The RNA shown here (Bacterial RNase P class A) has 367 nucleotides and comes from Ponticaulis sp. It matches the Rfam family "Bacterial RNase P class A". Rfam classes the family as a ribozyme. Rfam links the family to the GO terms dimeric ribonuclease P complex, tRNA processing and ribonuclease P activity. A source record names the gene rnpB.
[in-house]
RNA sequence: UCAGAUGGCCGGGCGGCCGCUGUUCCGGCUUCGGCCGGAAUGGAGGAAAGUCCGGGCUCCAUGCAGACAGGGCGGCGGGUAACGCCCGCCCGGCGCGAGCCGAGGGAAAGUGCCACAGAAAGCAAACCGCCCCGAACCUUCGGGGUAAGGGUGAAAGGGUGCGGUAAGAGCGCACCGCGGAUCUGGCAACAGAUCUGGCAAGGUAAACCCCGCCUGGAGCAAGACCAAAUAGGGAAGACAUCCGGUGCGUCUUCACACCGUCUUCCGGGUCGGUCGCGCGAGGUGAUGAGCAAUCGUCAUCCCAGAGGAAUGGUCGCCAAUCCACGCAAGUGGUGAACAGAACCCGGCUUACAGGCCAUCUGAUCCC
Numbered sequence: 001u002c003a004g005a006u007g008g009c010c011g012g013g014c015g016g017c018c019g020c021u022g023u024u025c026c027g028g029c030u031u032c033g034g035c036c037g038g039a040a041u042g043g044a045g046g047a048a049a050g051u052c053c054g055g056g057c058u059c060c061a062u063g064c065a066g067a068c069a070g071g072g073c074g075g076c077g078g079g080u081a082a083c084g085c086c087c088g089c090c091c092g093g094c095g096c097g098a099g100c101c102g103a104g105g106g107a108a109a110g111u112g113c114c115a116c117a118g119a120a121a122g123c124a125a126a127c128c129g130c131c132c133c134g135a136a137c138c139u140u141c142g143g144g145g146u147a148a149g150g151g152u153g154a155a156a157g158g159g160u161g162c163g164g165u166a167a168g169a170g171c172g173c174a175c176c177g178c179g180g181a182u183c184u185g186g187c188a189a190c191a192g193a194u195c196u197g198g199c200a201a202g203g204u205a206a207a208c209c210c211c212g213c214c215u216g217g218a219g220c221a222a223g224a225c226c227a228a229a230u231a232g233g234g235a236a237g238a239c240a241u242c243c244g245g246u247g248c249g250u251c252u253u254c255a256c257a258c259c260g261u262c263u264u265c266c267g268g269g270u271c272g273g274u275c276g277c278g279c280g281a282g283g284u285g286a287u288g289a290g291c292a293a294u295c296g297u298c299a300u301c302c303c304a305g306a307g308g309a310a311u312g313g314u315c316g317c318c319a320a321u322c323c324a325c326g327c328a329a330g331u332g333g334u335g336a337a338c339a340g341a342a343c344c345c346g347g348c349u350u351a352c353a354g355g356c357c358a359u360c361u362g363a364u365c366c367c
Stems, first nucleotide, its partner, number of pairs: 001363010012318007020043010045338001049349002052347005057219004070215005075089005090104001091102004105210002110208002112204003127150002129146007158176006177199001178197008223275004233266007244259004282301008322333004
């Protein structure tokens, strides 16, 4: 210098004028609920998004329990309020490398499935081939053995080599792989070494299933309070008791109570209003522990809370970028991506013009 890898940060700036909204203070008015004016001060994001995961908070159910079903998670260790997140490590795959990717428990418990092709797709099988025997003797047929070679396939019952054999074959041996045992290192996943078994055990669990762990449901339109109105309800009082109904085992008569009407109060809870609602798993700086995620200590700061929903408009200057012209220096034009809080927090994912920083890798050149 070129080509890359990983992690982090920023994501228009300054000023004038006019507005919107929260809080505090002052002044005025008030029907005491607030309203108006002024001043000071705060006013979108790294994703506010998707609403995918985990929590806080609230209500409901319940025995603050257990079990089943359903759902989720799945190498090991650590972090955390918790997680499906993060950090470190292990194993496997990819890359020359920095690094990247992995739903990464169990397939010698069981069941299912394995398209097409192929002889055969699962307690193996034999199309071509190879070998032996017999018939026939030009050339082929029949029986048997075999699985090394060919062919099919994503996958064909370990791989390579030597021995062995009629030809072959874990049939025997060496190495590798695989299973088991022991030892060593490591908290562990796991790794290494030695001995041994003798090939038996194909793949698939984001197929059923088995093992271990987690899990009650709904969500701020949660929920609480104040409260015009309406329906239905309760209490007290007043009026009426004409007719009818109900009540005391049955029938008749009488009496009583209730069903009726009105008033007041309670209660109800709609429109509406208030709260929930901004001091929090909080921000910044320093420092300590740790490889790190993260945690501790000290100091310091208060940092949006609207409710059809504010966070804006305009002017001037600067200006990244992009476009055009130019060999170049430069000149002219353009004038900032994705996006817009709604109970809050931790993550993940997705979108994003452009810029900056740190560490590392490969190639080339110079000293």
The organism belongs to Ponticaulis, within Bacteria.